[in-house]
């Protein structure tokens, strides 16, 4: 240049038009313990960004970021 996939909590991820946007690990807190570690209870924390479609977007459609593959 041309075409293709992808981008969600700090991390790995799930949810394909209607949910409070689930879970794992990790992290704050409190119970326990002399003290740690384990355990049990609870909190915070995410949809790349601009825009379109819809009664309604994490999801469909367009543009730009940005990783990744494939032709040449």
């Nucleotide at each position: 240049g041309c075409c293709c996939c992808c981008a969600u909590c700090g991390u790995c991820u799930a949810a394909u038009g209607g949910a409070u946007a689930g879970g794992u690990c990790g992290u704050g807190g409190a119970u326990u313990u002399c003290c740690u570690a384990a355990a049990u209870c609870u909190g915070a924390a995410a949809u790349g960004u601009a825009g379109g479609u819809u009664c309604g977007a994490u999801u469909c459609c367009u543009g730009c970021u940005g990783g990744g593959g494939g032709c040449a």

This is a predicted structure of a 72-nucleotide RNA (transfer RNA) from a Rikenellaceae bacterium.
The organism belongs to Rikenellaceae, within Bacteria.
Model confidence (mean pLDDT): 81 of 100.